SAM riboswitch aptamer (S box leader), 95 nucleotides, folded computationally. Of the family's consensus pairs, 97% are formed in the model. The coordinates come from a structure-prediction model, not an experiment, and the mean pLDDT is 84. It was read from a public genome assembly, where an Rfam model found it.
[in-house]
């Protein structure tokens, strides 16, 4: 990599380097973005685990994350609103 589970409408920068891009992949779309894109560092958050507490909390040591719902569609069912699937993310496990 691949397996299982669970979660995916909450939350969280007027900081500094830097200096074009970026919103997972295709495709369509609608968005950030020289009032600074990505990345680094700082700061912040608190989903899982962990540690606390009787518990509700609380801490932030692992991992994570820090625009839009996983930014929307795509397949299925539905007039539509939605549902559900798949695909991804993340965390825990198991071999």
């Nucleotide at each position: 990599a691949g397996c299982u589970c669970a979660u995916c409408a909450a939350g969280a920068g007027c900081g500094g380097c830097u200096g074009a891009g970026g919103g997972a992949a295709u495709a369509g779309g609608c968005c950030c973005u020289g009032c600074g894109a990505a990345g680094c560092c700082c700061g912040g958050c608190a989903a899982c685990c962990u540690g606390u507490u009787a518990g509700a909390u609380c801490a932030a040591g692992g991992u994570g994350c820090u625009a839009a719902a996983u930014c929307c569609u795509a397949c299925u069912c539905g007039a539509a609103a939605g549902a559900g699937a798949a695909a991804g993310a993340u965390g825990a496990g198991g071999a």